Molecule: c-di-GMP-I riboswitch aptamer
Organism: Actinomycetes bacterium
RNA sequence: GUACGAAAAAGGCAAACCCGCUGUGAGGCGGGGACGCAAAGCCUGAGGUCUCCAGGACGGAGACGGCUCAGCUACCGAA
Numbered sequence: 001g002u003a004c005g006a007a008a009a010a011g012g013c014a015a016a017c018c019c020g021c022u023g024u025g026a027g028g029c030g031g032g033g034a035c036g037c038a039a040a041g042c043c044u045g046a047g048g049u050c051u052c053c054a055g056g057a058c059g060g061a062g063a064c065g066g067c068u069c070a071g072c073u074a075c076c077g078a079a
C1' cells in the first nucleotide's frame, strides 16, 4: 500500500413511529426517536421497486443511494 473486518479504540449515520412543513403522488425537509449500518459517505451508470401522465400499446416524467450490482473517496488496525 492492497485486501480484510474484531469480543479493540475514537467516533459517525439514523429505520419504524410521533410532531410540524411541503408535494397530485411515490416521497422530501426539520425536530424527537433508534431498527440497524464497516462505508447506512458521495453518485441514478445498469437493473429493480414505487408514483404520476397517457392508455390499445409503445412510452414519457419523477421517487427510492437503508433494493442489487458497479464507480469514486474514507477512520482504526486484531486475525
Base pairs, nucleotide, nucleotide: 004077005076012037013036017032018031019030020029021028022027035066041072042071045069046068047067048064049063050062051061052060053059